[in-house]
Glycine riboswitch aptamer from Solibacillus cecembensis, 93 nucleotides, folded computationally.
RNA sequence: AUGAAGAUACGGGGAGAGAACGUGAAGUCACGUCGCCGAAGGAGCAAAUAGAGGAUCUAUGAAUCUCUCAGGCAAAAAGACUCGUAUUGGACG
Numbered sequence: 001a002u003g004a005a006g007a008u009a010c011g012g013g014g015a016g017a018g019a020a021c022g023u024g025a026a027g028u029c030a031c032g033u034c035g036c037c038g039a040a041g042g043a044g045c046a047a048a049u050a051g052a053g054g055a056u057c058u059a060u061g062a063a064u065c066u067c068u069c070a071g072g073c074a075a076a077a078a079g080a081c082u083c084g085u086a087u088u089g090g091a092c093g
Stems, first nucleotide, its partner, number of pairs: 006088008018034001020033005035073003041069001042067003048060005
């Protein structure tokens, strides 16, 4: 300072999938059984980079992709991501 990225708070939008079954006085709690979802969180890897090298191997390595550990499968709540406002921040010039 006609103030970038980022961070925090508040507000708006925001998908998917059994209100499954059994037992316990029980749609909501606990335990057990089977089925399913991916958008809290977590894990996996492509290009690329680095090292070694004969093929190739090792390490690092992203996502709304993959897995489904966790979480979830009426509503509510939560919710990645996104928009607005405020505060902070201090890049370019």
The sequence was found by an Rfam model in a public genome assembly.